The part of an RNA shown here (large-subunit ribosomal RNA, domain I) has 598 nucleotides and comes from Yaniella halotolerans DSM 15476. The coordinates come from a structure-prediction model, not an experiment, and the mean pLDDT is 80. The sequence was found in a public genome assembly. Rfam family: Bacterial large subunit ribosomal RNA. Its family is annotated with ribosome and structural constituent of ribosome in the Gene Ontology.
Context: one part of a larger RNA
RNA sequence: GGCGCACGGUGGAUGCCUUGGCAAUAGGAGCCGAUGAAGGACGUGGGAAUCUGCGAUAAGCCUGGUGGAGUUGAUAACCGAGCGUUGAUACCAGGAUGUCCGAAUGGGGAAACCCCGCAUGCAUGGCUUUGGUUGUGUGUGUGACCGCUGGUUGAAUGUAUAGGCCAGUUGGAGGGAACGUGGGGAAGUGAAACAUCUCAGUACCUGCAGGAAGAGAAAACAAUUGUGAUUCUGUGAGUAGUGGCGAGCGAAAGCGGAUGAGGCUAAACCUAUCAUGUGUGAUACCCGGCAGGGGUUGCAUGGUGGGGGUUGUUGGGUGUACUUGUGUUCCGCUGCCGCGGGACGCGGUGGAUGAUGCGUGUAAGCGAACAGGUGUGGAUGCCUGACCGGAGAGGGUGCCAGUCCCGUAGUUGAAAUGUGUGUUGUUGCCGUGAGUGUUACCCGAGUAGCACGAGGUUCGUGGAGUCUCGUGUGAAUCUGCCAGGACCACCUGGUAAGCCUAAAUACUUCCUAUUGACCGAUAGUGAAUCAGUACCGUGAGGGAAUGGUGAAAAGUACCCCGGGAGGGGAGUGAAAUAGUACCUGAAACCGUGUGCUU
Numbered sequence: 001g002g003c004g005c006a007c008g009g010u011g012g013a014u015g016c017c018u019u020g021g022c023a024a025u026a027g028g029a030g031c032c033g034a035u036g037a038a039g040g041a042c043g044u045g046g047g048a049a050u051c052u053g054c055g056a057u058a059a060g061c062c063u064g065g066u067g068g069a070g071u072u073g074a075u076a077a078c079c080g081a082g083c084g085u086u087g088a089u090a091c092c093a094g095g096a097u098g099u100c101c102g103a104a105u106g107g108g109g110a111a112a113c114c115c116c117g118c119a120u121g122c123a124u125g126g127c128u129u130u131g132g133u134u135g136u137g138u139g140u141g142u143g144a145c146c147g148c149u150g151g152u153u154g155a156a157u158g159u160a161u162a163g164g165c166c167a168g169u170u171g172g173a174g175g176g177a178a179c180g181u182g183g184g185g186a187a188g189u190g191a192a193a194c195a196u197c198u199c200a201g202u203a204c205c206u207g208c209a210g211g212a213a214g215a216g217a218a219a220a221c222a223a224u225u226g227u228g229a230u231u232c233u234g235u236g237a238g239u240a241g242u243g244g245c246g247a248g249c250g251a252a253a254g255c256g257g258a259u260g261a262g263g264c265u266a267a268a269c270c271u272a273u274c275a276u277g278u279g280u281g282a283u284a285c286c287c288g289g290c291a292g293g294g295g296u297u298g299c300a301u302g303g304u305g306g307g308g309g310u311u312g313u314u315g316g317g318u319g320u321a322c323u324u325g326u327g328u329u330c331c332g333c334u335g336c337c338g339c340g341g342g343a344c345g346c347g348g349u350g351g352a353u354g355a356u357g358c359g360u361g362u363a364a365g366c367g368a369a370c371a372g373g374u375g376u377g378g379a380u381g382c383c384u385g386a387c388c389g390g391a392g393a394g395g396g397u398g399c400c401a402g403u404c405c406c407g408u409a410g411u412u413g414a415a416a417u418g419u420g421u422g423u424u425g426u427u428g429c430c431g432u433g434a435g436u437g438u439u440a441c442c443c444g445a446g447u448a449g450c451a452c453g454a455g456g457u458u459c460g461u462g463g464a465g466u467c468u469c470g471u472g473u474g475a476a477u478c479u480g481c482c483a484g485g486a487c488c489a490c491c492u493g494g495u496a497a498g499c500c501u502a503a504a505u506a507c508u509u510c511c512u513a514u515u516g517a518c519c520g521a522u523a524g525u526g527a528a529u530c531a532g533u534a535c536c537g538u539g540a541g542g543g544a545a546u547g548g549u550g551a552a553a554a555g556u557a558c559c560c561c562g563g564g565a566g567g568g569g570a571g572u573g574a575a576a577u578a579g580u581a582c583c584u585g586a587a588a589c590c591g592u593g594u595g596c597u598u
Base pairs, nucleotide, nucleotide: 001597002596003595004594005593006592007591008590009589015583016548017547020519021518022516023515024514025513026512027511028510029508030507031175032174039101040100041099042055043054044053046079047078049075050074051073061095062094063093064092065091066090070083071082072081106115107114108113116143117142118141119140120139121138122137123136124135125134126133127132145172146171147169148168149167150166151165152164153163179210180208181207182206183205184204190197194244220227221226231258232257233256234255235254241249242248262500263499264498265444269307270306271305272304273303274302275301276300277299278298284297285294286293287338288337289336290335291334292333312478315442316441319438320437321436322435323434324433327344328343329342330341331340332339345432346431347430348429349428351427352426353425354424355423356422357421358420359419360418361417362416364412365411366410370385371384372383373382374381386403387402388392394406395405396404449473450472451471452470453469454468455467459485480495481494482493483492484491535542536541555582558569559568560567561566
């Protein structure tokens, strides 16, 4: 030196554990903000720091409930001083306070700072004719912009308008995980290259909103049978199609389900009122007829309000003919007949608000049943004999616990406040005529259509309809117009150019409960540990590591060596090769002893 064996050191694998994560399910909640948010800065405790809570009333103040013996949050003890059965601490609900920054909003600004005006209170000083005036400090309130409403003033420019000014304003702004809907909108890639195409209307940017959004009551489908708003879903179907007919892309009707809901306007016409134009001297007009009376009330055009009216077997309006039908009262210049309108009544309907019942949520209460022996450091193990169960979910306790503790099943409970639902009071809105025939007034215009240029759809210009934009042109009103994939005819379906609409659907920042052939510290979130931290970067941004003594600190008094560190005794403990470098303690690596061998 090598090879073994034994015993150690180093190291932190492995096993076991879990405070933390991950993924779901069900229910709730689905917004917060100028009454100042989200997020922060700085403070705040008797005693330094950080976290948590809170805000100069500062680990808290007030009120109402719950609860019942301790308590002054955590690391984290110790000391001090307190509070509490006259009910503290704690939990829930409602209120008060809430510095400074931040949309940040009196002005400024390098966020958490600086500076100012006005009103008003307090303290203090000067002057003073004792009325005041002025300086300093301090407290409270107020002072941004835009929009809207009302008023006032008022240019170019005569009337006007713009603009200015004043007052009011519980209007807006900013934040938020995903879901929604508009406006913009790639490329890597695939096509085995690449240009049409694809990726993809994806990613991303951006406007706006809601608890959902959007869509939505046929100018729809279908095909000679019919369906009857929209949305979502299974199927139809990788079909019909489209496509350098390449790569690829890719429907719809129908059928089966979820859910179910339909309404309001424009116009004709009537009426009121305003403006402009025009008309006449009793003609026109005052609801119609007759009689009386009135005296510009008229007519045309336009605006505004009210009524009316809303659909495809077209519907509505006006006038007229006919059929049938509803109560009371008042009005329409007066009387009679008819007609129209208002109020009450009757019928229908939903919203707001009050009272009240029930359910449910935000604290909680009650809640069954075991002993002996054994052995252990310790019993929940083992042995013996019992018991409860509407409770044998789960967790804890010095080892495996239905009966030790917390709980669990079950049951009870709310002053305050949220929510669902029923009853009832007050109040709002709608209807009060309908039908048949005729009359031909109305039925959404720079619209539909057409041409050109694009986009959407399964449709890439194709025979290219349909839908939506841009430019140009430009109809008709029911004997109308649109669609049924160029176009024409017939037939069929519908009624555009106005608006609203619950549910079925999407999502989960957040709250509660539950679950897992999910992870178990190089895993699981980046983050089990004071983590978006330390640290890196000018910045956008990037971004860690570190868990485990023991049942209990009982964390080694005292002695010895040593400057200390660290050890040796002694002691604690079941164990100290469990000694705050602490459970287990693999391997690499480093030693000590010894056997064999060179």